[in-house]
């Protein structure tokens, strides 16, 4: 100098005219003026936890669903920090994805002999009809994604952890190190496939979403049809039972009216900055500050400098994904361009 | 704005506790019948299972994420 990894951060600067909107003042009121504010890091997708709200929120019980290594972070969380251990991508900094329990239990297509209490060839003993019939036997051959721990050696009829040596692993024990998952080491046991699942046990969720709900105006009819019922049916916004609880009418189709305004609604787990703890997520003190609230919904346009890229120049292109709708923590997708710490590879200099 | 469901063949739709080349009806080509069509029998064509990425020996099925189109509420 060139690629790159991780982590954090901005996200079209200024000017000048012209517009849109809220809330205030001026104005008896409109209109109009004038001061103030007026989109994002994802405001998206609605994946997730919670705040609020309703169900008349006694309540039990199955049954659905999510998660899952350890300690911790936080208002929770399926989120995130910091680590454990397997695998795996990249030379590399580094990224990714798993992972309770193992008592019982299934399943593994095709190939293959065989998919787990393995005999097709093959080797070895019988026995005789001499190529068959019994038996043993997992070293060798081949099938497959996967094939009975390895490797030597003993032993055997031939052969196996059958026995022994080292090596790799699992399970117990005990010692050291850690909060803890787990590491390390000693030591005991021939204890030795794999890989998904039901399954078991843990912990969490009640249900719906601001079109939740309150209240105020307005305008109005239950014509008719069906179920089912007063012999307890049926409703209370849950998936099913029980309980509670309302109750003479319920439900469903279908027809009418009316479709407007206030409040919810934004001062919050809030933002900024200084210190202090803590590897870190983060948490505490102090000081400071108010930064949208509009309903078919405002945040915009035009000029010029500036900026970044092509070119001696003139000039000529270019500036991303996107657009608040109750709020807030997070993940996920989207994204022009550019900073900043820290680290790795390769070249060349010195 | 919440909230809920579907993508397989030109169309309508099976396929299910992951495993045999992903199937059937319609449609479309091709031959047969027929004097010619229809119908009617035989055959054949035709899929990136909405995109992408894991998990697995192996995906349409399991997960994650992205897109499409559909319903529902006052």
């Nucleotide at each position: 100098a060139a690629g790159g990894a991780u982590u954090g951060g901005c996200a079209a600067u200024c000017u000048g005219c012209c517009g849109c909107u809220a809330g205030c003042a001026g104005c008896a009121a409109g209109a109009c003026u004038g001061c103030u504010g007026g989109a994002g890091g994802a405001a998206a997708g609605u994946c997730u936890g919670g705040g609020c709200a309703g169900c008349a929120u006694a309540g039990a019980g199955c049954a659905u669903c999510a998660c899952g290594c350890u300690u911790c972070c936080u208002a929770a969380c399926g989120g995130g920090a910091a680590g454990a251990u397997a695998c795996u991508c990249g030379c590399a900094a580094g990224g990714g994805u798993a992972u309770a329990g193992u008592a019982g239990u299934g399943u593994a297509a095709c190939a293959g002999a065989g998919a787990a209490u393995a005999a097709c060839c093959g080797c070895c003993c019988u026995g005789c009809u001499u190529g068959c019939a019994g038996g043993g036997u997992a070293a060798g051959g081949g099938u497959g994604a996967a094939a009975a721990g390895g490797u030597g050696g003993g032993g055997u009829a031939a052969g196996a952890g059958c026995c022994c040596a080292c090596c790799g692993g699992u399970a117990g024990c005990c010692a050291u190190g850690g909060c803890a998952a787990c590491a390390u080491g000693g030591u005991u046991a021939g204890c030795c496939g794999u890989a998904c699942g039901c399954c078991u046990g843990g912990u969490g969720a009640g249900c719906u979403g601001c079109a939740a709900g309150a209240c105020c105006a307005u305008g109005u009819a239950u014509a008719c049809c069906g179920a089912c019922g007063c012999u307890u049916a049926g409703g209370g916004u849950u998936g099913c039972u029980c309980g509670c609880u309302c109750a003479a009418g319920u439900c469903g189709g279908g027809g009418g009216g009316u479709a407007g305004g206030u409040c919810g609604c934004u001062a919050g787990a809030g933002c900024u900055g200084a210190c202090a703890g803590g590897u870190g997520a983060c948490u505490g003190u102090c000081a400071g500050u108010c930064g949208a609230g509009a309903u078919a919904a405002a945040u915009g346009g035009c000029a010029g400098a500036g900026c970044c890229u092509c070119g001696c120049a003139a000039g000529a292109g270019g500036a991303a994904c996107a657009g608040a709708a109750c709020c807030c923590g997070g993940c996920u997708u989207a994204u022009c361009g550019c900073c900043a710490a820290u680290c790795c590879u390769u070249u060349u200099u010195u | 704005g919440c909230c809920g469901g579907u993508g397989u063949a030109g169309c309508u739709c099976a396929g299910u506790u992951g495993g045999c080349c992903a199937g059937a009806g319609c449609a479309g080509c091709u031959g047969a019948u027929u004097u010619g069509u229809a119908a009617u029998c035989a055959g054949c064509u035709g899929g990136u299972c909405g995109g992408g990425g894991g998990u697995u020996c192996g995906a349409a099925u399991c997960c994650c994420u992205c897109c499409a189109c559909c319903g529902g509420c006052u």
This is a predicted complex of two RNAs, RNase P RNA and transfer RNA, with 424 nucleotides together. It holds a member of the Rfam family "Bacterial RNase P class A". By type it is a ribozyme. Model confidence (mean pLDDT): 76 of 100.